[in-house]
RNA sequence: GAGUCGGCCGGAUGAUCGCUGCACGCUUCGCGUGUGGAGGAAAGUCCGGGCUCCAUAGGGCAGGGUGCCAGGUAACGCCUGGGCGGCGAAAGCCGACGGAAAGUGCCACAGAAAACAUACCGCCGAUGGCCUACGGGCACAGGUAAGGGUGAAAAGGUGCGGUAAGAGCGCACCGCGCGGGUGGCAACACGCCGUGGCAGGGUAAACCCCACCCGGAGCAAGGCCAAAUAGGGGUGCAUUGGUGUGGCCCGCAUCGCACCCGGGUAGGCCGCUACAGGCGCGCGGCGACGCGCGUCGCAGAUGAAUGAUCGUCCUCGACAGAACCCGGCUUACAGGCCGGCUC
Numbered sequence: 001g002a003g004u005c006g007g008c009c010g011g012a013u014g015a016u017c018g019c020u021g022c023a024c025g026c027u028u029c030g031c032g033u034g035u036g037g038a039g040g041a042a043a044g045u046c047c048g049g050g051c052u053c054c055a056u057a058g059g060g061c062a063g064g065g066u067g068c069c070a071g072g073u074a075a076c077g078c079c080u081g082g083g084c085g086g087c088g089a090a091a092g093c094c095g096a097c098g099g100a101a102a103g104u105g106c107c108a109c110a111g112a113a114a115a116c117a118u119a120c121c122g123c124c125g126a127u128g129g130c131c132u133a134c135g136g137g138c139a140c141a142g143g144u145a146a147g148g149g150u151g152a153a154a155a156g157g158u159g160c161g162g163u164a165a166g167a168g169c170g171c172a173c174c175g176c177g178c179g180g181g182u183g184g185c186a187a188c189a190c191g192c193c194g195u196g197g198c199a200g201g202g203u204a205a206a207c208c209c210c211a212c213c214c215g216g217a218g219c220a221a222g223g224c225c226a227a228a229u230a231g232g233g234g235u236g237c238a239u240u241g242g243u244g245u246g247g248c249c250c251g252c253a254u255c256g257c258a259c260c261c262g263g264g265u266a267g268g269c270c271g272c273u274a275c276a277g278g279c280g281c282g283c284g285g286c287g288a289c290g291c292g293c294g295u296c297g298c299a300g301a302u303g304a305a306u307g308a309u310c311g312u313c314c315u316c317g318a319c320a321g322a323a324c325c326c327g328g329c330u331u332a333c334a335g336g337c338c339g340g341c342u343c
Base pairs, nucleotide, nucleotide: 001343002342003341004340005339006338007337008336009335011313012312013311014310015309016308017307019037020036021035022034023033024032025031026030039319043330044329046328047327048326049325050324051218052217053216054215063214064213065212066211067210068082069081070080071079072078083097084095085094086093087092098209099208103207104206105203106202107201120148121147122144123143124142127141128140129138130137131136156174157173158172159171160170161169175198176196177195178194179193180192181190182189183188222270223269224268225267232261233260234259235258236257237256241255242254243253244252245251275297277296278295279294280293281292282291283290284289314317
């Protein structure tokens, strides 16, 4: 210098005037003093969990999700370490990475053929037929898959033998399957042993199979207090009342007044911010992380605060704004700082 990986910051400072949570004080409509007041993503709402209510014996079906192995975690589709495959000179990066020798479906164009393989060009034509100058020649039946051509993909590769030409037809090595051995918790690995001439294209973010996981709704969850007005229930009173039912009485229903009760609306309060919390140190672990000790208190609104103006300075300031909380992922981001590693 180039590259690569990780971490951090996200204008600073002073004054004045505002908004708002909390504490204290006061002369308690309120005022004063002190103190706190957005982010690394508060965002997308894509996963996971806490919390709340509803449902729920257990199990299954349907539906959805995850998908190499081991570990971490409250949990995850996240993270860490490892394996395998691909890219890179390396550091390093990327991978929905179970099953296509269970079944079904699909595979444009090209091509003979896209799957119980096939035969367009080619090669051969030994055997059988005819001719012969005995070297061989001709045509067909037929044989073949080495070579050419098509394609993303066509029954493994190289060599030797073999043959009319060929072919795992035979053999050696490589590759593949199966069984075993060794190493590893495992995924998996092996220049280990034996065995089979050898499964047969691809596609499962196509259906499907296998294994594992998942009840639903969400803080407008949910709980408490509770007017006015209207309505509901109960008790008593009154007229021995009115009205209805009925020919009439009893009865029943309804109308009046008083008291009580509970539901619910407006409104108010709780949920609400203290925690799977931040920082430091020690210990265990390769690491994610765990354990112990110490220390700090760090927004909590609800017509919804976190702002405005001025001064000074600099590298002239990006993306963006909490709404129950937390762990992730993803996306946006002017500029700057620090560290590890590779060449």
Model confidence (mean pLDDT): 76 of 100.
A computed fold for a 343-nucleotide RNA from a marine sediment metagenome, annotated as Bacterial RNase P class A.